The RNA shown here (THF (Tetrahydrofolate) riboswitch aptamer) has 96 nucleotides and comes from uncultured Roseburia sp. Model confidence (mean pLDDT): 76 of 100. Taxonomically the source falls in Roseburia (Bacteria, Bacillati, Bacillota, Clostridia). The RNAcentral record of the sequence draws on MGnify.

[in-house]
RNA sequence: GCAGAGUAGACACAUGUGCGUUAAGUGCCGAUUGAACAGGGAGUUGUCAGUCGGACGAAAAGAUUAUCUUGCGGUACAUGAGUCGCAUCCCGCUGC
Numbered sequence: 001g002c003a004g005a006g007u008a009g010a011c012a013c014a015u016g017u018g019c020g021u022u023a024a025g026u027g028c029c030g031a032u033u034g035a036a037c038a039g040g041g042a043g044u045u046g047u048c049a050g051u052c053g054g055a056c057g058a059a060a061a062g063a064u065u066a067u068c069u070u071g072c073g074g075u076a077c078a079u080g081a082g083u084c085g086c087a088u089c090c091c092g093c094u095g096c
Base pairs, nucleotide, nucleotide: 001096002095003094004093009084010083011082013080014079015078016077017076018075019073020072021071028054029053030052031051032050033049034048035047039091040090041089042088060070061069062068063067
């Protein structure tokens, strides 16, 4: 000098357990606070989370008598296997 490895996390799927269906949650916008981001250091206008505010907005049906079943929700969590994967900078590691 050239090539490469590796994280947090993100996404969709499967299984299980819940929540909602009296509409919370999810998704969208704004404000604000915080967190994480390969082995080490730095780190954003990117990512994630909390709080507040705003706009929008839904699928129920059956059994039977307060529950169950089947659904529905860009629903929550756990596990599994899959795909993608440090914004970027410096150093390190592996091979040549």